Model confidence (mean pLDDT): 83 of 100.
The part of an RNA shown here (large-subunit ribosomal RNA, domain I) has 509 nucleotides and comes from Sulfuritalea sp.
The sequence was found in a public genome assembly.
The source organism's lineage runs through Bacteria, Pseudomonadati, Betaproteobacteria, Nitrosomonadales and Sulfuritalea.
Rfam family: Bacterial large subunit ribosomal RNA.
Context: one part of a larger RNA
RNA sequence: UGCAUGUGGUGGAUGCCUUGGCGAUUACAGGCGAUGAAGGACGUUGUAGCCUGCGAAAAGCUGCGGGGAGCUGGCAAACAAGCUUUGAUCCGCAGAUGUCCGAAUGGGGGAAACCCACCCCGCAAGGGGUAACCCAGACUGAAUACAUAGGUCUGAGGUGGCGAACCCGGCGAACUGAAACAUCUAAGUAGCCGGAGGAAUAGAAAUCAACCGAGAUUCCCUAAGUAGUGGCGAGCGAACAGGGACCAGCCUGCAAGAGAUAACUAGUCUGUUAGUGGAACGCUCUGGAAAGUGCGGCCGUAGUGGGUGAUAGCCCCGUACGCGAAAACAGAUUAGCGAGACUGAGCUUGCGACAAGUAGGGCGGGACACGUGAAAUCCUGUCUGAAGAUGGGGGGACCAUCCUCCAAGGCUAAAUACUCGUAAUCGACCGAUAGUGAACCAGUACCGUGAGGGAAAGGCGAAAAGAACCCCGGGAGGGGAGUGAAAUAGAUCCUGAAACCGCAUGCAU
Numbered sequence: 001u002g003c004a005u006g007u008g009g010u011g012g013a014u015g016c017c018u019u020g021g022c023g024a025u026u027a028c029a030g031g032c033g034a035u036g037a038a039g040g041a042c043g044u045u046g047u048a049g050c051c052u053g054c055g056a057a058a059a060g061c062u063g064c065g066g067g068g069a070g071c072u073g074g075c076a077a078a079c080a081a082g083c084u085u086u087g088a089u090c091c092g093c094a095g096a097u098g099u100c101c102g103a104a105u106g107g108g109g110g111a112a113a114c115c116c117a118c119c120c121c122g123c124a125a126g127g128g129g130u131a132a133c134c135c136a137g138a139c140u141g142a143a144u145a146c147a148u149a150g151g152u153c154u155g156a157g158g159u160g161g162c163g164a165a166c167c168c169g170g171c172g173a174a175c176u177g178a179a180a181c182a183u184c185u186a187a188g189u190a191g192c193c194g195g196a197g198g199a200a201u202a203g204a205a206a207u208c209a210a211c212c213g214a215g216a217u218u219c220c221c222u223a224a225g226u227a228g229u230g231g232c233g234a235g236c237g238a239a240c241a242g243g244g245a246c247c248a249g250c251c252u253g254c255a256a257g258a259g260a261u262a263a264c265u266a267g268u269c270u271g272u273u274a275g276u277g278g279a280a281c282g283c284u285c286u287g288g289a290a291a292g293u294g295c296g297g298c299c300g301u302a303g304u305g306g307g308u309g310a311u312a313g314c315c316c317c318g319u320a321c322g323c324g325a326a327a328a329c330a331g332a333u334u335a336g337c338g339a340g341a342c343u344g345a346g347c348u349u350g351c352g353a354c355a356a357g358u359a360g361g362g363c364g365g366g367a368c369a370c371g372u373g374a375a376a377u378c379c380u381g382u383c384u385g386a387a388g389a390u391g392g393g394g395g396g397a398c399c400a401u402c403c404u405c406c407a408a409g410g411c412u413a414a415a416u417a418c419u420c421g422u423a424a425u426c427g428a429c430c431g432a433u434a435g436u437g438a439a440c441c442a443g444u445a446c447c448g449u450g451a452g453g454g455a456a457a458g459g460c461g462a463a464a465a466g467a468a469c470c471c472c473g474g475g476a477g478g479g480g481a482g483u484g485a486a487a488u489a490g491a492u493c494c495u496g497a498a499a500c501c502g503c504a505u506g507c508a509u
Base pairs, nucleotide, nucleotide: 001508002507003506004505005504006503007502008501009500015494016459017458020430021429022427023426024425025424026423027422028421029419030418031162032161039101040100041099042055043054044053046079047078049075050074051073061095062094063093064092065091066090070083071082072081106116107115108114117130118129119128120127121126132159133158134157135155136154137153138152139151140150166197167195168194169193170192171191177184181231207214208213218245219244220243221242222241228236229235249411250410251409253351254350255349256348257347264336265335266334267333268332269331270330271329272328273327275323276322277321281296282295283294285292297314298313299303305317306316307315360384361383362382363381364380365379366378367377370396391406392405393404394403395402446453447452466493469480470479471478472477
């Protein structure tokens, strides 16, 4: 030095586990905000820090209800001081307080959490108010007589900002594909902007159809990858008709009349927001421990699930099945109230209205599955421009016949789309290099001027019983002792693979 065997170190694979994720189903909810949101800063407990809660009334205050013996949140013990059957802590509902920043709104400031004012009330401490725009009302009021513009004041009148997707509208790419590329495609996608709702849009035929007829819209299946369209390339791609889901129709201006819809108030019922009752087991053996073994029982409208020192229907929490609300909210229903306000709203009568720079046309674009084509139909930048029910539009150039409908005003539930969220349940989903980036104080540490990027990191034991005391040592660490079933379970502690590094022995050189 090599090989072999044994025994260790290092390391953290593997196995087992799960507090966290992922994906669904059902029900609910679908908004919050000038009554100051979302999100933050700074404070706040007897004791430093972080998290959680809360706001100078600061881990809390008040009322009402639940509950019933301990409690003063967690990491996280200890000490101190207290509270509590005169019902605390805790849970629910309602209320009070709620610093500063932030739409941020008295003015300013952008290095957000800061600076500086004015008015009113008050002795003071302190309290209240003061943004802009729109709307409504009142007052005032020029050139200019009436007036108008303008100005002032008032208003718990509105708007603003945030929020995951879904929805409507406006603007609108490129990579890519065409095996290059320009029409085309990607795609009206991504992105940006505006707006709304719990859904949105659309919607009661100037629609289709085909000489038979149907009868608003939306969504699904088929028709059908058909008819078409297309450098007839790549590709794009209907409709009619049929079957389903769901079904709902209406309004208008003026005048008059009757009446009582929504809303509101009250009652009742149901549900939600705390809770509550809830069956049935013992012995024995092994073991550290019984839920396991053996023996004999019991309950079941409950043998879903979880926990308990190993695997428990009968030990605990629960589960099936019942019961329950002072208060708040939601829904349903019944009754009452008054046309006084609003309009999208019902009935009767009378009179009226029934849509013009519109339809259509020329030129240029866009949308229609349809790329200008034989190109109908729809929208319109520009130039034009009818008829008026004896009328007008459409039926894919256009004309006739025929059929069908009535534009240029408006409203409308359901079937449909989505899930930031709440509750319950489930999984031939993951099990710590997996599953969310994040099982752990993670959008953290850290990186970047910034936009932004973005980790690693779980496991002693049933219970801390977390090793008193002695010894070596400066300590770290170790040896005894002790705990424990186990300490090669000793705190970067379950199991503990491999690489890698020792020690002992044997053999070889």